[in-house]
RNA sequence: GCGCCUGUAGCUCAGCGGAUAGAGCGGUGGCCUCCGGAGCCACAGGCCGGUGGUUCGAAUCCACUCAGGCGUA
Numbered sequence: 001g002c003g004c005c006u007g008u009a010g011c012u013c014a015g016c017g018g019a020u021a022g023a024g025c026g027g028u029g030g031c032c033u034c035c036g037g038a039g040c041c042a043c044a045g046g047c048c049g050g051u052g053g054u055u056c057g058a059a060u061c062c063a064c065u066c067a068g069g070c071g072u073a
Stems, first nucleotide, its partner, number of pairs: 001072007010025004018056001027043005049065005
């Protein structure tokens, strides 16, 4: 340099054109309890790496770009 993959909540990930974007762990509050870091319930937290485009509609498709990884000379 060229090719390919990944980028969604603090962390690990799901979501493959249409419903207020979800799960587990973690966090906060409450309940329970002799106590609890165990169990149960609830809540907060992300507009999806960025910009532009296609579409009635984009996390999802396309282009460029940024970051990380793999392959190759």
Source information: Predicted 3D model of a 73-nucleotide RNA (transfer RNA) from a Chloroflexota bacterium. Its Rfam family is "tRNA". Rfam describes the family as follows. Transfer RNA (tRNA) molecules are approximately 80 nucleotides in length. Rfam links the family to the GO term triplet codon-amino acid adaptor activity. Model confidence (mean pLDDT): 80 of 100. The RNAcentral record of the sequence draws on ENA.